[in-house]
RNA sequence: GCCCCCAUCGUCUAGCCAGGUCCAGGACACGGGUCUUUCAAGCCCGCAGCAGCGGUUCAAAUCCGCUUGGGGGCA
Numbered sequence: 001g002c003c004c005c006c007a008u009c010g011u012c013u014a015g016c017c018a019g020g021u022c023c024a025g026g027a028c029a030c031g032g033g034u035c036u037u038u039c040a041a042g043c044c045c046g047c048a049g050c051a052g053c054g055g056u057u058c059a060a061a062u063c064c065g066c067u068u069g070g071g072g073g074c075a
Stems, first nucleotide, its partner, number of pairs: 001074007010028004020058001030046005051067005
């Protein structure tokens, strides 16, 4: 220098290929409530996310381009 892969709540992860209702779903964690003599468990509620910028489109986490960060390959 070229090529390939990856980036989503605090953590792990689904959704991406094949764009579409609705506040982007789930588990754990955390906070509140309920229950209990108390704690735990159970149940209910809450919290919090698409790496960044631009493009295409009526509509982008999803498609395209560039950039950033991480991993791998070739030279």

A computed fold for a 75-nucleotide RNA from an Elusimicrobiota bacterium, annotated as transfer RNA. The organism belongs to Elusimicrobiota, within Bacteria. Model confidence (mean pLDDT): 82 of 100. Its Rfam family is "tRNA". By type it is a transfer RNA.